[in-house]
RNA sequence: GCCCCUGUGGCCUAAUGGAUAGGGCGUGAGACUCCUAAUCUUAAGAUUGUGGGUUCGAAUCCCAUCUGGGGUG
Numbered sequence: 001g002c003c004c005c006u007g008u009g010g011c012c013u014a015a016u017g018g019a020u021a022g023g024g025c026g027u028g029a030g031a032c033u034c035c036u037a038a039u040c041u042u043a044a045g046a047u048u049g050u051g052g053g054u055u056c057g058a059a060u061c062c063c064a065u066c067u068g069g070g071g072u073g
Stems, first nucleotide, its partner, number of pairs: 001072005007066001010025004018056001027043005049065005
């Protein structure tokens, strides 16, 4: 240089082009407890790597680009 894969809350992980992007862990608050842990309830937290395009509608399809990983000479 060329080819392939990957990127979604703090972390991990779902979502057939179609309802407010779902779930687990974690975090905050509360309940329970003499206290802590465990358990239960509840809340906050995502413009889906970035920038464009297609479409009535995009995490999903297309183009460019960036990060990480792999292959090749």
A computed fold for a 73-nucleotide RNA from Parasitella parasitica, annotated as transfer RNA. The coordinates come from a structure-prediction model, not an experiment, and the mean pLDDT is 80. A source record names the gene tRNA-Arg-CCT-1-1.